[in-house]
Overview: This is a predicted structure of a 71-nucleotide RNA (transfer RNA) from Volvocales sp. NrCl902. Its mean pLDDT, the model's own confidence on a scale to 100, is 80.

RNA sequence: ACCAGGAUAGCUCAAUGGUAGAGCAGUGGACUUCAAAUCCACGUGUACCGGUUCAAAUCUGGUUCUUGGCU
Numbered sequence: 001a002c003c004a005g006g007a008u009a010g011c012u013c014a015a016u017g018g019u020a021g022a023g024c025a026g027u028g029g030a031c032u033u034c035a036a037a038u039c040c041a042c043g044u045g046u047a048c049c050g051g052u053u054c055a056a057a058u059c060u061g062g063u064u065c066u067u068g069g070c071u
Base pairs, nucleotide, nucleotide: 002069003068004067005066006065007064010024011023012022013021018054026042027041028040029039030038047063048062049061050060051059
């Protein structure tokens, strides 16, 4: 240089163009003599810049970072 993939919450990951979610972590509360465990409640997040569309995390052009392959 070329080819393919990935970037979504603090972490690991979902989401068939139509309200962006789960688990863990965290915070507050209940319970407890205290703590653990358990139960209840709580979230600001789609790498960046454009395009298509009534509507984009999703389709599409480009950029950045990253993983693998080839050389």

The RNAcentral record of the sequence draws on ENA. Lineage of the source: Eukaryota > Viridiplantae > core chlorophytes > Chlorophyceae > Chlamydomonadales. Its Rfam family is "tRNA". Rfam describes the family as follows. Transfer RNA (tRNA) molecules are approximately 80 nucleotides in length. Rfam classes the family as a transfer RNA.